[in-house]
C1' cells in the first nucleotide's frame, strides 16, 4: 500500500427495512434472626462518527475512526 471482518446497555451477544431486546452485572423488593442462595420487578442505549437512499435504517450505500486477520 491492497483486501476481508468486527464495532448495539457496565460485560457477553441478539434483532427479516416497520415500537432496540436477552443473559450476566448493578439497583429495588420478597424470603431469611442476618448473610448467601433462590424468586419477582423496574432501571440502564447519540446502535463507533458523519453523510446518502427510503414514507421508514441497527440493517442498504459512501467516507472516516478503532481493533483483528490475510496478501504485498
Nucleotide at each position: 500500500g491492497g483486501g476481508u471482518c468486527a464495532c448495539u446497555a457496565g460485560c457477553u451477544c441478539a434483532a427479516u427495512g416497520g415500537u432496540a431486546g436477552a443473559g450476566c452485572a448493578g439497583c429495588g423488593g420478597a424470603c431469611u434472626c442476618u448473610u448467601a442462595a433462590u424468586c419477582c420487578g423496574g432501571u440502564g442505549g447519540u446502535u463507533g462518527a458523519a453523510g446518502g437512499u427510503u414514507c421508514g435504517a441497527g440493517c442498504c450505500c459512501u467516507u472516516c475512526g478503532u481493533g483483528a486477520c490475510c496478501c504485498a
Record summary
Predicted 3D model of a 72-nucleotide RNA (transfer RNA) from Microcoleus sp. FACHB-68. The sequence is in RNAcentral, with records from ENA and Rfam. The source organism's lineage runs through Bacteria, Cyanobacteriota, Cyanophyceae, Oscillatoriales and Microcoleus. Its Rfam family is "tRNA". Model confidence (mean pLDDT): 81 of 100.